[in-house]
A computed fold for a 71-nucleotide RNA from a Candidatus Nealsonbacteria bacterium, annotated as transfer RNA. Rfam family: tRNA. The family's RNA type in Rfam is transfer RNA. Rfam describes the family as follows. Transfer RNA (tRNA) molecules are approximately 80 nucleotides in length. It was read from a public genome assembly. Taxonomically the source falls in Candidatus Nealsoniibacteriota (Bacteria, Bacteria candidate phyla).
RNA sequence: UGCCGGGUCGUCUAAUGGUAGGACACGAGUUUCUGGCACUCGUAGUAUAGGUUCGAGUCCUAUCCCGGCAG
Repeated sequence: UGCCGGGUCGUCUAAUGGUAGGACACGAGUUUCUGGCACUCGUAGUAUAGGUUCGAGUCCUAUCCCGGCAG
C1' cells in the first nucleotide's frame, strides 16, 4: 500500500429497515445483629461525518481504530 473481517451500556452478547434488549457489574431499596445470598427498582450504549428512506445499529460512500492475509 491492496484485499478481507470487525467496532452496540463499565464488560460480554442479542436485535427481518419499524419502541436499542439480556446477563454480569454499579446505584437505591426490602430482607439480615452485620456482611453475603435472594428479591424489587434504577443508571448506562449503536466509532466519526455524510447519503438513501416515511423510518437506519442494520443499506451506500468516505474517514478513524482493531485484527487477519498478500507484497